[in-house]
Context: one part of a larger RNA
RNA sequence: AGCACAGGGCGGAUGCCUUGGCAUCAGCAGCCGAAGAAGGGCGUGGCAAGACUGCGAUAAGCCUCAGUGAGCUGUCUAGCUAGCUUAACUGGGGAUUCCCGAAUGAGGCAACUCGCUCCGCCGAAAGCGGAGCACUCCGAUUAUGUCGGAGAGGGAACUGGGUGAACUGAAACAUCUUAGUAGCCUGAGGAAGAGAAAUCAACCGAGAUUCCCUGAGUAGUGGCGAACGAAAGGGGAACAGCCCAAACCAGGGUAGCUAAGUGGGCUUGGAUCCUAAGUUAUCCUGGCGUUGUAAGGCACGAGGGACAGACUCCAAGGUCUGUCACAGAGUUACAAAGCUUCUGCUUAGUCGAAUGCUUCUGGAAAGGGCAACCAUAGAAGGUGAUAGUCCUGUAAGCGAAAAGGAGAAGUCUCUGCUCGUGUCCUUGAGUACCACGGGACACGUGGAAUCCUGUGGGAAGCAGGGGGGACCACCCUCCAAGGCUAAAUACUGCUGAUGACCGAUAGUGAACCAGUACCGUGAGGGAAAGGUGAAAAGCACCCCGGGAGGGGAGUGAAAUAGAAUCUGAAACCCUGUGCUU
Numbered sequence: 001a002g003c004a005c006a007g008g009g010c011g012g013a014u015g016c017c018u019u020g021g022c023a024u025c026a027g028c029a030g031c032c033g034a035a036g037a038a039g040g041g042c043g044u045g046g047c048a049a050g051a052c053u054g055c056g057a058u059a060a061g062c063c064u065c066a067g068u069g070a071g072c073u074g075u076c077u078a079g080c081u082a083g084c085u086u087a088a089c090u091g092g093g094g095a096u097u098c099c100c101g102a103a104u105g106a107g108g109c110a111a112c113u114c115g116c117u118c119c120g121c122c123g124a125a126a127g128c129g130g131a132g133c134a135c136u137c138c139g140a141u142u143a144u145g146u147c148g149g150a151g152a153g154g155g156a157a158c159u160g161g162g163u164g165a166a167c168u169g170a171a172a173c174a175u176c177u178u179a180g181u182a183g184c185c186u187g188a189g190g191a192a193g194a195g196a197a198a199u200c201a202a203c204c205g206a207g208a209u210u211c212c213c214u215g216a217g218u219a220g221u222g223g224c225g226a227a228c229g230a231a232a233g234g235g236g237a238a239c240a241g242c243c244c245a246a247a248c249c250a251g252g253g254u255a256g257c258u259a260a261g262u263g264g265g266c267u268u269g270g271a272u273c274c275u276a277a278g279u280u281a282u283c284c285u286g287g288c289g290u291u292g293u294a295a296g297g298c299a300c301g302a303g304g305g306a307c308a309g310a311c312u313c314c315a316a317g318g319u320c321u322g323u324c325a326c327a328g329a330g331u332u333a334c335a336a337a338g339c340u341u342c343u344g345c346u347u348a349g350u351c352g353a354a355u356g357c358u359u360c361u362g363g364a365a366a367g368g369g370c371a372a373c374c375a376u377a378g379a380a381g382g383u384g385a386u387a388g389u390c391c392u393g394u395a396a397g398c399g400a401a402a403a404g405g406a407g408a409a410g411u412c413u414c415u416g417c418u419c420g421u422g423u424c425c426u427u428g429a430g431u432a433c434c435a436c437g438g439g440a441c442a443c444g445u446g447g448a449a450u451c452c453u454g455u456g457g458g459a460a461g462c463a464g465g466g467g468g469g470a471c472c473a474c475c476c477u478c479c480a481a482g483g484c485u486a487a488a489u490a491c492u493g494c495u496g497a498u499g500a501c502c503g504a505u506a507g508u509g510a511a512c513c514a515g516u517a518c519c520g521u522g523a524g525g526g527a528a529a530g531g532u533g534a535a536a537a538g539c540a541c542c543c544c545g546g547g548a549g550g551g552g553a554g555u556g557a558a559a560u561a562g563a564a565u566c567u568g569a570a571a572c573c574c575u576g577u578g579c580u581u
Stems, first nucleotide, its partner, number of pairs: 001580009015566001016531002020502002022499009031154002039100003042056003046080002050076003062094006071084003105114003115133007135151007158189001159187005169176001173223001199206002210237005220228002241484003244428001248287010260275001263274003266317006292462001294427004298422006305324007326416005338411006345404003349398002355371003359368002372389002374378001380392003433457008443469001464479005518525002538565001541552004
């Protein structure tokens, strides 16, 4: 020196564990903000230096109402002191809530500096306290001005709109693809968007939208390459329908026209009145009205509860208004606000059955043995090993002063003519449509319909118009150029449940004071790090040593469980013995 065996050191693999993650399902909830948010800074404790949590100069808290309750004064973190105990703790409501931050009196290098006006403190000054003083838009009123209201900022994902790549794939690459994706901008909400057919279908019919399954990787598109990729129909979830513009009527404003035996005052006849009380144009308000088997208005005709009033006067008729009765509907759209009662839900809780042995092993019984019991409860977790009957619970029941939200009933509120006839009126115009250039449609210009529109042209108007994949005819179907609309859907949080999900190099980046330490001017990047024991019982005392550390003693079942702490592999290092050289 090598090899073998034995014993150690170092190291932290493995095994076991789980406080943390991941995913799915169900129920419930979903915006905050000038009444100052989100997010921060600085403070705040009897001993309190640091950090977390809580709170805000009323500062680990104040008031009140409930629940619960014999202990309490949060955690790392033990102890002392001083207290409370109608406390503490949990929940509902309220008060306080420094400074920065949209930040808003002005400024500013955020958490700071400096003001102005009015009021109060004997009150002139100084000082203190309170209120107000930004900008934009809208409304009212206005000479400037003043008053009132709204907005501003934030939000993980979901969502509407605008703008919009490239790597990549095509085994290169240009049309194409990636992809209307990522990114950027912007709007809104608890959902958003869409939505009551100018839709589909096929000669049968359906009857708003949304979402899921299917149809179907089909029909199609495609340097017919790569690739892209429907719809109708069928089955489900959920269901809900409405309002304007216009015609016409009434009232009002503005600007004109008209002394006519014209027009008007509801109609007819008579009387009588009007120079605006007529009429034209336009605007505002109210009524009416909203569709395709056309509908509505107007006129005429027919029918329809009661009473009262009005329409210049009289007679007859008619119309309108109000009240009552009857009928219907209603608070998310279609008008709109409450109130009362009841029911159940959420935000604290509460009750809750049943086992023993002087038995065995053991440090410890929940294990073995023997003998019992409960069960609408044998889910689960904990307890010194494996517990239905020890603890927390579980099954089945019970429960709210206050706040929130839901449902039902009532009060309340709103609405109420129907039919027939008519070539009289109305039914969304720079619109439909066409051409050119683009885009969206599964559809790349294609035979290319349909939808959107930058430029130009430009209808019909109900005897009308759109669509049915060029176009035409027939036929069928619908009614554009105005608007609103719950649910089923997406995402997230909370609560509960579950897992052929992970188990500390895994699972979130983060099981641990992690978006931390650290890196970077910055945008940004971004860790490592769990385990004594049942219980600290965490080694009194003695000895060596300056200490670190160790040897005894003691605790403990165990100390090779001693905090560098469960187990403790390998590499690597060392000691002893043997063999070989």